[in-house]
Molecule: small-subunit ribosomal RNA
Organism: uncultured Candidatus Saccharibacteria bacterium
RNA sequence: AGGAUUUGAUCCUAGUCCAGAGUGAACGCUGGCGGUGUGGAUAAGGCAUACAAGUCGAACGGUUCUAAAGGAUUUCGCAAGAAGUUUUUUAGAAUAGUGGCGAACGGGUUAGUAAUAUCUUAGUACUUACCUCCGAGAUGAGAAUAAUUCAUCGAAAGAUGGACUAAUGCUCAAUAGUCCCUAACAAGGGUAAAGACGCAAGUCGCUCAGAGAAAGGCUUAGAUCCUAUCAGCUAGUUGGUAAGGUAACGGCUUACCAAGGCGACGACGGGUAGGGGGUGUGAGAGCAUGACCCCCAACAAGGGCACUGAGACACGGGCCCUACUCCUACGGGAGGCAGUAGCCGAGAAUCUUGGUCAAUGGGCGCAAGCCUGAACCAGCGACACCGCGUGCAGGAUGAAGGCUUUCGGGUUGUAAACUGCUUUUAUUGGGGAAAAAGUUAUUGAUGGUACCCAAUGAAUAAGUGGCUGCUAACUACGUGCCAGCAGCAGCGGUAAUACGUAGGCCACAAGCGUUACUCGAAUUUACUGGGCGUAAAGUGUCCAUAGGCGGUUUUGUUUCGAAAGAAAGUUUAGUUUUUUAUUUUAUAAAGGACUGAAUAUAGUCUGGUGUUAAAGGUUCUGGCUCAACCAGAAACAUGCACCAGAAACGUCAAGACUAGAAUAAGGGAGGGGUUAAUGGAAUACACGGUGUAGAGGUGAAAUUCGUUGAUAUCGUGUAGAACACCAAAAGCGAAGGCAAUUAACUAUCUCUUUAUUGACGCUCCAUGGACGAAAGCGUGGGGAGCAAACAGGAUUAGAUACCCUGGUAGUCCACGCCCUAAACGAUGAUCAUUAGCUUCUUGAAGUGUCGACCCUUUAAGUGGCGAAGCUAACGCGUUAAAUGAUCCGCCUGGGUAGUACGGCCGCAAGGCUAAAACUCAAAAGAAUAGACCGGAGCUCGCACAAGCGGUGGAGCAUGAGGUUUAAUUCGACGGCACGCGAUGAACCUUACCGGGGUUUGAAAUGUUAUUGAAAGUCUUUCGAAAGAUUGACCCUCCGCAAGGACAAUAGCACAGGUGCUGCAUGGUCGUCGUCAGUUCGUGGCGUGAGUUGUUCCCUUAAGUGGGGUAACGAACGCAACCCUUAUCCUAUGUUACAAGUGUCAUAGGAGACUGUCUGCCUUUGGCAGAAGGAAGGAGAGGAUGACGAUAGAUCAGCAUGGCCCUUUGACACCCCGGGCGACACUCAUGCUACAAUGGUAAUUACAAAGGGUUGCCAAGUCGUAAGACGGAGCUAAUCCCAAAAAAGUUACCUCAGUUCAGAUUGAGGUCUGAAACUCGACCUCAUGAAGUUGGAAUCGCUAGUAAUCGUGGGUCAGCCAUACCACGGUGAAUAUGUUCCCGAGCUCUGUACUCACCGCCCGUCAAUUCAAGGGAGUUGGUAACAGCUGAAGACUCUGCAAAGGGGCUAGGCUGGGAUCAAUGACAGGGGAUAAGUCGUAACAAGGUACCGCUACCGGAAGGUGGAGGUG
Repeated sequence: AGGAUUUGAUCCUAGUCCAGAGUGAACGCUGGCGGUGUGGAUAAGGCAUACAAGUCGAACGGUUCUAAAGGAUUUCGCAAGAAGUUUUUUAGAAUAGUGGCGAACGGGUUAGUAAUAUCUUAGUACUUACCUCCGAGAUGAGAAUAAUUCAUCGAAAGAUGGACUAAUGCUCAAUAGUCCCUAACAAGGGUAAAGACGCAAGUCGCUCAGAGAAAGGCUUAGAUCCUAUCAGCUAGUUGGUAAGGUAACGGCUUACCAAGGCGACGACGGGUAGGGGGUGUGAGAGCAUGACCCCCAACAAGGGCACUGAGACACGGGCCCUACUCCUACGGGAGGCAGUAGCCGAGAAUCUUGGUCAAUGGGCGCAAGCCUGAACCAGCGACACCGCGUGCAGGAUGAAGGCUUUCGGGUUGUAAACUGCUUUUAUUGGGGAAAAAGUUAUUGAUGGUACCCAAUGAAUAAGUGGCUGCUAACUACGUGCCAGCAGCAGCGGUAAUACGUAGGCCACAAGCGUUACUCGAAUUUACUGGGCGUAAAGUGUCCAUAGGCGGUUUUGUUUCGAAAGAAAGUUUAGUUUUUUAUUUUAUAAAGGACUGAAUAUAGUCUGGUGUUAAAGGUUCUGGCUCAACCAGAAACAUGCACCAGAAACGUCAAGACUAGAAUAAGGGAGGGGUUAAUGGAAUACACGGUGUAGAGGUGAAAUUCGUUGAUAUCGUGUAGAACACCAAAAGCGAAGGCAAUUAACUAUCUCUUUAUUGACGCUCCAUGGACGAAAGCGUGGGGAGCAAACAGGAUUAGAUACCCUGGUAGUCCACGCCCUAAACGAUGAUCAUUAGCUUCUUGAAGUGUCGACCCUUUAAGUGGCGAAGCUAACGCGUUAAAUGAUCCGCCUGGGUAGUACGGCCGCAAGGCUAAAACUCAAAAGAAUAGACCGGAGCUCGCACAAGCGGUGGAGCAUGAGGUUUAAUUCGACGGCACGCGAUGAACCUUACCGGGGUUUGAAAUGUUAUUGAAAGUCUUUCGAAAGAUUGACCCUCCGCAAGGACAAUAGCACAGGUGCUGCAUGGUCGUCGUCAGUUCGUGGCGUGAGUUGUUCCCUUAAGUGGGGUAACGAACGCAACCCUUAUCCUAUGUUACAAGUGUCAUAGGAGACUGUCUGCCUUUGGCAGAAGGAAGGAGAGGAUGACGAUAGAUCAGCAUGGCCCUUUGACACCCCGGGCGACACUCAUGCUACAAUGGUAAUUACAAAGGGUUGCCAAGUCGUAAGACGGAGCUAAUCCCAAAAAAGUUACCUCAGUUCAGAUUGAGGUCUGAAACUCGACCUCAUGAAGUUGGAAUCGCUAGUAAUCGUGGGUCAGCCAUACCACGGUGAAUAUGUUCCCGAGCUCUGUACUCACCGCCCGUCAAUUCAAGGGAGUUGGUAACAGCUGAAGACUCUGCAAAGGGGCUAGGCUGGGAUCAAUGACAGGGGAUAAGUCGUAACAAGGUACCGCUACCGGAAGGUGGAGGUG
């Protein structure tokens, strides 16, 4: 930092997707170690168990225990004394209770809360236990009560009563001021106290004040999410007075009074949400977020309430209501983990019922100390970050194995093995901390941990994802639109680097991938930093409110004061007055007096002060071996507040100005508007005249009108609507829009010159108001023409259309609505700046003229072309889409949809506002190259036309389809298959079918073993043959030998396949098309695809040539070169020919080039004509086929990739027979005919080109003939095939199914061939079918051509050849021309096509499916409201008290509405879904140009009417 994806390709617009970073994460696979962090995000769901707040005996009376001393007393004893009991005192220990302090901290959670929160800033009507400082004080007196004891009730929890007692508990009195009250500095009134320890000194307490520290309460301003489809909200509401209440201000509460307060700068309502420091990301601005840590707030099962206290309306306190759980003896009770662990539940998902108070901190205590799930530690989890390791060096025959291969190899890979070394880590053993600070001593949970030393041994340690592009990394096999993959594009239909597996490779690594979410990329909401002519986007137009923005210029000081303010000065306004001047009024100038206002800056800039907590982040330094982590320092903290200053800009204030704006005066123009009157042409109708058979209408018709007199024509009258020519790119208007003439009323614009006001301005200015085509609606008129709907006639497959005949609303008028258009220049308004040329309209000035036009300059308007510039391009270009500025409106992928719901408007039709779910990866714009067009222009072709002859009808031949069959082998199917492959199927061919056989094979190569001959000859049996099977002959050759050659048998490799794929291919061929095209290099143009060249003009058969030209050249095609042929010449002459020649043959040359003349086109160049010439404009014909296209044809001609079959019943090979020849039928190509331009018979001429030794075969003879016999000649200019036929001459036939035609059939023959049954050709005799010129339609041909006549050849034993390939003989007609059919070429236009019109594509219907809306209703939630009821509690009332009452409230019940969800028969629309139905609306003039609005109609696309737009 970009990339992929719309297209045939391009540029642009636009969306989608990807690469990055991150997380309190989860899931999949895998997992060695350590450090530091972190871990219930969901159910503020429910909780078993244990612990989390106590402490003080130095406040108190007791109680218990121990010890000592003393007293009393009992028993024993003579006594001493012993053993007891009891009591007092002292000491120590423990402690239920009273009392004090704490429990309001610490710990948890984020439900609520959109402002009583939080953050920043500023303040004060306030309070504060413990702590610090300071002042003063502590004198008397008294009454109780727990504990204890006695008794009672209860299951328990617990409760009640009697009696006794203490205090630092409680009460009373006294005293007190720098305290409080009245009040106001005078006076009066009021309120305090507790002791304990100590031998003592003293210490710790107590009371009243003041100050501090720190903490809190309250208040102000600013900031603080989405929604206007929430626009009006509010009754203690806003303010005042009084009272109450509070620590304190305050409607905080109450009474009374007033009617206020808030709101587009978003009130009120709804939804969501704890806020901040910070965190993630980002270049930044921002965007998203609020785990851990810190600050603040709120909450403690849900709700309400107060008590105590310095502090609570109190997580581990209380009372009450509700829900839930537990105990119970059923009467009643108990409880609150959002403390730490832990359990259940829900969930994708989140840990141990651990150790210790050693440290830090907290509570109590004089202290020792006690308590502390705060905290410090440990445990679990790869959840995150950081660090380390899984070894290092050598080691090539590049081992084996795997994978692959072009079979040579390559790769895995120095990788392994193997050799040497090391020991981080792991294991074992030894040593062993700091953290401790309390002057000494004691004191360590962590922990025998970190760390250090030693020993052993490579030992204990690698996976995950990917490999088509984006995106680093490729091969093989399997699969075959299947299975599957995929973030996007997309991959998979038999050669998949995209699926699955394997090998290899790439990336990261104790992790790696996936999913979810955030930022980035995304300038894709654009402040930085976007747009609106055609891509999404300028309101239909004007007026105008709030708001925003705004021309030139001047001034904005000083003193006093704490401040309020005062004074002076300056500026300026007003009033009044004095003097002077001019003509009295009046005006002007100068001066004075008085009154008023301003003398400011909240923007901006500079400096300073305060604050912006710490942590975090940045920089530097340091400590853990490094790092993560931690510590110290610095800088930063962009903000807010205050102080001081500046005065350019902006604002404000006071003035001034005239360039903006406006007004007046003088001209001018106009379909500007409203109302009224008038006019002529046309149309229709009515009446009358003339007049007669049609009229009308169309592509053609018909419906229709007309003998009851139409149409036509003349006259008269009536009616309504619209105003020809003028007329124009013209004019006017804000837009819609406005057109006969005249008048009245009225608005605007513009020009010139002066004058006036003095910024009065701009914004289609949000909201608002007015206007607003056509259609449509309401009421009442009017109604000629036109004309939705409707009816009929046509057209059509249908025709709810286009065409025709009719025809109603409507169109017109008045009044009232509607409010939309492609309401368009698809271009908002205003101002300024930036080259020109030119048309038209209306003014002005000048020159000029008799006058006008014209000319020059200028203003306003209206058009065209164009510099710069802009634009994706097209294009725009002083009338900007250029440049700069202000304001408004609008856009953010396509579809759903301008739709649903809600709201507002409307009589209705409907309008305005305006989504989502779902779905697609595109949808668009401009331009490019093609292709196409029932688009345009030019040109050509036997393309049509003009002609000649055919096909299509008949019979037959051949081919094809179909059918049949055991098989009828296969291929070819519009043109470009069908007398095609096949230039020759009786067997063979042959690929098909039936049957019989063979399996290293019919043919090939190599190799092993055995045999020795092999080959061959003969032979037995079976057999249709192939083949199987006997027997016999033979017993090899080369070599000294080894061995080799050859062959058989057996085996191994392999052969073989007309089996599949022509859509895997080569080669070849057909067709477009012998059409004139197709490209390249360099240069130019264009952002680019591309273009130019190759277009244009003339010309040609031709991209042939010339001219011009941002092109200049070149290549493949064209032409030429090649062959045949026509004329002449030369040479040679065999086999031609009697000679000699040269008809002729062979070979070589000449000749034709628009060369000459005339005319024409503008020249070069060409065209038309003429001459000469054998031939004249390419003389005729052939060969020759550009770039490409058609997935055209061929795997069966050949070759060939891949796949398939093939060791024993082959898809191979051999053999026999059959089939390819079938036959209700259909088509194609031909032959022969239908006759007299003929047939038959007779007779008589004239060719060319070929072929021939397995051959052509003469003469001669035989046969009616086919043919046979025969054998001369010929390897060919020598011989043979070989007769040419039509033509000519003569005769007959005389228009008939015939003396036409010859199919079919019978009989008999000939020839080829092993073999003519299926299935050959020919001959003779006999037979004698259809057919009398062929419907629709269709084919060939432009000159030696068509037509017609015969001849030859190939293949071949023979032939189904009427085919094909060649040859000559005879020998025409027609072309005015390019309108039309078909095809082709070039140029231009249009296009929504590019698989390219056999294209694309619209809507209904039918089927499946999805989401959303409506819906009779039904159910649930939320927040209010109204009524009833109403606990605790504080307040209040009665009362001595007990007790009771009252209003207030949580909660409960009832009710009707609001709102949000869920669900719902049914009906409607929308989206999606390879191959459904009906049509063909759109894209080309899309076959009726299309489209927006509106109305009616119709299965559907849609049709028609009206007035609009050109896209």